[in-house]
Molecule: transfer RNA
Organism: Oscillospiraceae bacterium
RNA sequence: CUGCUCGUGGCCUAAUGGAUAGGGCACCAGACUCCGACUCUGGCGGUUGUGCGUUCGAGUCGCACCGAGCAGG
Numbered sequence: 001c002u003g004c005u006c007g008u009g010g011c012c013u014a015a016u017g018g019a020u021a022g023g024g025c026a027c028c029a030g031a032c033u034c035c036g037a038c039u040c041u042g043g044c045g046g047u048u049g050u051g052c053g054u055u056c057g058a059g060u061c062g063c064a065c066c067g068a069g070c071a072g073g
Stems, first nucleotide, its partner, number of pairs: 001072007010025004018056001027043005049065005
């Protein structure tokens, strides 16, 4: 320098172009307990890497850039 794959809450992960972006762990509160752990219930937390575009509608499609990994030179 070129090509390919990937980027979604603190971490991990789902979502056929059409629902308020779903779930697990963690965290917080409550129940339980003498206290804690376990368990149960509820809750907080996301501008889906950034920007632009296509579309009635984009996490999803296109382009550029940023970052990570792999391959080639």